[in-house]
RNA sequence: AGUAGACUGGACAGUCGCUGGUUCGAUAAGAACGGGAGGAAGGUCCGGACUCCACAGAGCAGGGUGAUGGUUAACAGCCGUCCACCGUGAGGUGAGGAAAAGGGCCACAGAGACGAGUCUUGCUAGUAAAAGUUAGUAAGAGUGAAACGAGGCAACCUCCACCUGGAGCAAUUCCAAAAAGACACGCUUUGAUGUUGCUCGCUGAGCGUGAGGGUAGGAAGCUUGAGCUUCGAAGCGAUUCGUUGCCUAGAUGAAUGACUGUCAUCACAAUAAAAUUGUGAAAACAGAAUCCGGCCUACAGGUCUACU
Repeated sequence: AGUAGACUGGACAGUCGCUGGUUCGAUAAGAACGGGAGGAAGGUCCGGACUCCACAGAGCAGGGUGAUGGUUAACAGCCGUCCACCGUGAGGUGAGGAAAAGGGCCACAGAGACGAGUCUUGCUAGUAAAAGUUAGUAAGAGUGAAACGAGGCAACCUCCACCUGGAGCAAUUCCAAAAAGACACGCUUUGAUGUUGCUCGCUGAGCGUGAGGGUAGGAAGCUUGAGCUUCGAAGCGAUUCGUUGCCUAGAUGAAUGACUGUCAUCACAAUAAAAUUGUGAAAACAGAAUCCGGCCUACAGGUCUACU
């Protein structure tokens, strides 16, 4: 000067708050105790868990993947190796099957981009006195990334192999108020109309009771999990196995904050240097919302390891 990887993302104390938990209190008011964001909680790009819907079986269509071996719950992730390309190197990048099934495309230049066919020279043949010209054949030239070769491109369609149902926690499930409407039953009715002239009944009105649907609202899903951690073993590694200890947000108009002090950090000044003292500065990206494994993106300042 670089390459690869890992980590950190201020600490402590006090004061005032926010949120949900336990206990006390009467189930209220309130009090005490202990808990309370991240490495990416982000983008929602892949893969799963879980839930509901669909589904006899088989096929087509659609979508995805593509060296090779492994790893995993699974993957387009990760690890090892091969090959190609880039880099002096440490290292980096790669949708890396098939162009001899078929279609399509190959800018500019060039006769010609797969259809045809230019220029020069040699040889052979025809014609010709010769120059030349025509045909065949061989070599060369020029253009271009690629020039006739079973050309190149499949990250254009396609073919081959393998995988693949859809929607998503606003999933899904349970409890369920007031008011209004509808339903069933009972009672009342000086009851319009209709049903048969009359009576009953039905249809109507009022009151009461009952059960149900759905809304507001509440609860479950919800955080003990492919979890974190100590030590050991297997493996080059991703990872796996055994073992020790731990419980570490669960809100819903959505908490996780603010201030002060000390220390630490950084900058400047004093001193030859260190230590010390003084002054000043203030943190980056961001912020849970069912959970987990990845990928990608953002990130002030700082630390460590290996290598060129």

Bacterial RNase P class A from a marine eukaryotic metagenome, 308 nucleotides, folded computationally. Rfam family: Bacterial RNase P class A. It is annotated as a ribozyme. Its family is annotated with ribonuclease P activity, dimeric ribonuclease P complex and tRNA processing in the Gene Ontology. From the family's description: Ribonuclease P (RNase P) is a ubiquitous endoribonuclease, found in archaea, bacteria and eukarya as well as chloroplasts and mitochondria. Of the family's consensus pairs, 93% are formed in the model.